[in-house]
The prediction has a mean pLDDT of 87.
The RNA shown here (c-di-GMP-I-GGC riboswitch aptamer) has 94 nucleotides and comes from an Armatimonadota bacterium.
It was read from a public genome assembly, where an Rfam model found it.
Of the family's consensus pairs, 90% are formed in the model.

RNA sequence: UUCGAUAAAGGCAAACCCGUCGAAAGGCGGGGACGCAAAGCCAAUGGGGCUAACUCCCGGUUAAAUCCGGGAAAUGCUUGCCAGGCUGCCAAAG
Numbered sequence: 001u002u003c004g005a006u007a008a009a010g011g012c013a014a015a016c017c018c019g020u021c022g023a024a025a026g027g028c029g030g031g032g033a034c035g036c037a038a039a040g041c042c043a044a045u046g047g048g049g050c051u052a053a054c055u056c057c058c059g060g061u062u063a064a065a066u067c068c069g070g071g072a073a074a075u076g077c078u079u080g081c082c083a084g085g086c087u088g089c090c091a092a093a094g
Stems, first nucleotide, its partner, number of pairs: 002094001004090001011036002016031006034080001040086003045083003048078003055072006
């Protein structure tokens, strides 16, 4: 340095519930543990996925983009989707 074990000390916290922010996806706080050797950080590092307030298009509707439905689309979201980058505890056998 690599490797991650019925090792040791610890760490994080899925689903779900409550509160809160948000148009939504989802985020934050508390409870709670499915799991995680980076489930620490980076979403303007690349790809994938999710949402569509705003914008555009189509159809119906209205005095009126007024109202309803559908479609497109992210510098919105997801790092606990994959890869990559940076940082980090311990140390058995190899």